[in-house]
Context: one part of a larger RNA
RNA sequence: CUGGGUGUAAAGGGAGCGCAGGCGGUCUUGCAAGCCAGAGGUGAAAACCCGGGGCUCAACCCCGUGGAUUGCCUUUGGAACUGUAGGACUUGAGUACUGGAGGGGCAGGCGGAAUUCCUGGUGUAGCGGUGAAAUGCGUAGAUAUCAGGAGGAACACCGGUGGCGAAGGCGGCCUGCUGGACAGAAACUGACGCUGAGGCUCGAAAGCGUGGGGAGCAAACAGGAUUAGAUACCCUGGUAGUCCACGCGGUAAACGAUGAAUACUAGUUGUCCGCAUCCCUAGGAUGGUGGGGGGGGGCAGCAAACGCAAUAAGUAUUCCACCUGGGGGAGUACGUUCGCAAGAAUGAAACUC
Numbered sequence: 001c002u003g004g005g006u007g008u009a010a011a012g013g014g015a016g017c018g019c020a021g022g023c024g025g026u027c028u029u030g031c032a033a034g035c036c037a038g039a040g041g042u043g044a045a046a047a048c049c050c051g052g053g054g055c056u057c058a059a060c061c062c063c064g065u066g067g068a069u070u071g072c073c074u075u076u077g078g079a080a081c082u083g084u085a086g087g088a089c090u091u092g093a094g095u096a097c098u099g100g101a102g103g104g105g106c107a108g109g110c111g112g113a114a115u116u117c118c119u120g121g122u123g124u125a126g127c128g129g130u131g132a133a134a135u136g137c138g139u140a141g142a143u144a145u146c147a148g149g150a151g152g153a154a155c156a157c158c159g160g161u162g163g164c165g166a167a168g169g170c171g172g173c174c175u176g177c178u179g180g181a182c183a184g185a186a187a188c189u190g191a192c193g194c195u196g197a198g199g200c201u202c203g204a205a206a207g208c209g210u211g212g213g214g215a216g217c218a219a220a221c222a223g224g225a226u227u228a229g230a231u232a233c234c235c236u237g238g239u240a241g242u243c244c245a246c247g248c249g250g251u252a253a254a255c256g257a258u259g260a261a262u263a264c265u266a267g268u269u270g271u272c273c274g275c276a277u278c279c280c281u282a283g284g285a286u287g288g289u290g291g292g293g294g295g296g297g298g299c300a301g302c303a304a305a306c307g308c309a310a311u312a313a314g315u316a317u318u319c320c321a322c323c324u325g326g327g328g329g330a331g332u333a334c335g336u337u338c339g340c341a342a343g344a345a346u347g348a349a350a351c352u353c
Stems, first nucleotide, its partner, number of pairs: 004323003007306002012320001014202004021195003025089007033082002035078008048067002050064005092192001093189003097184003104178007111155001116150007126137002163170002207248006216242002221237004259319006268296002271293003274289002276286004301308002326353003335346004
């Protein structure tokens, strides 16, 4: 290279956008690069195959207008497919219109519950905590309770196998700005598409830089317990951090451990959002729409099994990424790139079982 694979055995990039590249709908005309056919030239000899012959046979050797040399070049034609140039189309894709759904994003404002703290009132000896305790707090008046105030963070119920987003993720209420999806109608464009190495952008938590903020929680740390010990589990405290702004970092069991797109392939049952029809409008019903999304169970088929099964792990096509005897060494070393650093990305070998 070929071939085989990637839910759980090694293997889907964390996600998107997208240059190059690869692949690409229906009809028609031309060209003829790929493609097909005919002819000619060339493809040295030896070797190889076939036929014949010579060494007693064989290996070996010799002969032939013989074959083969699957190639290259020239030329004459063909036009189904690919390509290419032109024309046309509307189903793919997109734009415009009408409409409803949504924790999609960003910014600003507002609200109540709770914890903590402060001030004041009532009130008195305990509170707190645990398996049991102790450290701790409290007669300088705590805990409890009432009133007032401050401040930060998070938004109970609704809440759901429910919704939205490409993924990470998103949840009190209101306003503004803004992205996407969906349905209905069919007006417009006319293949404008799919994928996407590099590249660019986004990317939980922890972490880093500068400046704020700091209620609760809480790595580190301190103390009390437990214990043979206890650098833990339990308890009392408590600093980074958690929050905000700007910048960096770029990793996760970033998971559906399942890349993206398109088409096809039994039926069944809930649910969310449209549309249609009906009852008649508070809202329901039908299960019609080969509409969209998200679930359960299940046939064919697939699968080593588990299981998957129209949201495929089925049947096919296109493109990308990745795997290649196993465990360890090791996601380490070295080199390189990136980073303020922490480190990230790429990524071995000796040796060993």